Transfer RNA from Arcticibacterium sp., 72 nucleotides, folded computationally. The RNAcentral record of the sequence draws on ENA. It matches the Rfam family "tRNA". It is annotated as a transfer RNA. From the family's description: Transfer RNA (tRNA) molecules are approximately 80 nucleotides in length.

RNA sequence: AGCUCUGUAGUUUAAUGGAUAAAACGGAGGUUUCCGGUACCUCUGAUGAGGGUUCGAUUCCCUCCGGAGCUA
Repeated sequence: AGCUCUGUAGUUUAAUGGAUAAAACGGAGGUUUCCGGUACCUCUGAUGAGGGUUCGAUUCCCUCCGGAGCUA
């Protein structure tokens, strides 16, 4: 340099182009306990950026950015 794959809560994963983007772990608070742990309740937080297509985009297309790989 060219090509391929990939990007969603702090982490690991879901979501046929259509409901308020769903859960687990995590974090905060509470109940329980002498304290801690366990258990239970509540809260918390995400679609890499910018355009395009569409009535509607996490999903499809383009460019850029980040990551991984292959070729040289």